[in-house]
RNA sequence: GCCUCGGUAGCUCAGCCUGGAUAGAGCACUUGCCUUCUAAGCAAGGGGUCGCAGGUUCAAAUCCUGUCCGGGGCA
Numbered sequence: 001g002c003c004u005c006g007g008u009a010g011c012u013c014a015g016c017c018u019g020g021a022u023a024g025a026g027c028a029c030u031u032g033c034c035u036u037c038u039a040a041g042c043a044a045g046g047g048g049u050c051g052c053a054g055g056u057u058c059a060a061a062u063c064c065u066g067u068c069c070g071g072g073g074c075a
Stems, first nucleotide, its partner, number of pairs: 001074007010027004020058001029045005051067005
């Protein structure tokens, strides 16, 4: 340099191919209940510019282009 996979909540990930419902799950966190206390259990809650920028579109996490970071391959 070229090819390829990935980047979405604090962490691990789904969703992307085939655009459209209010962006989700588990764990973690906060509050309450329970308990002598803790843990466990039960209930409720907060937390996201979907790596970044631009484009297409009535509408983009999803399609297109560029770019940054990380893994792998070729040279």

Annotation:
Predicted 3D model of a 75-nucleotide RNA (transfer RNA) from a Candidatus Pacearchaeota archaeon. Its mean pLDDT, the model's own confidence on a scale to 100, is 82. Lineage of the source: Archaea > Nanobdellati > Candidatus Pacearchaeota. It matches the Rfam family "tRNA". By type it is a transfer RNA.